[in-house]
RNA sequence: GCGGGGAUUGCCGAGUGGUCAAAGGCGCUGGACUUAGGAUCCAGUCUUUAGUAGUUCGGGAGUUCAAAUCUCCCUCCCCGCACCA
Numbered sequence: 001g002c003g004g005g006g007a008u009u010g011c012c013g014a015g016u017g018g019u020c021a022a023a024g025g026c027g028c029u030g031g032a033c034u035u036a037g038g039a040u041c042c043a044g045u046c047u048u049u050a051g052u053a054g055u056u057c058g059g060g061a062g063u064u065c066a067a068a069u070c071u072c073c074c075u076c077c078c079c080g081c082a083c084c085a
Stems, first nucleotide, its partner, number of pairs: 001081007010026003018065001027045006046054002058074005
């Protein structure tokens, strides 16, 4: 340099145009249970609210009524190939 794959919430990880603040797990918070702790169970866990609303998927731009998802540019990581020596 060429080709391919990847980056999602505190962490792991699903999701491949609308049903998405986005499954599930871990962790954390509160509660139940227990003499106590662990385990187990229930609820919550972006911000905000009475309802709601807002901002998010590596960064930026675009397409679309609508983008984590499609297109372009860039950053970083992984794999293969090529090149140099």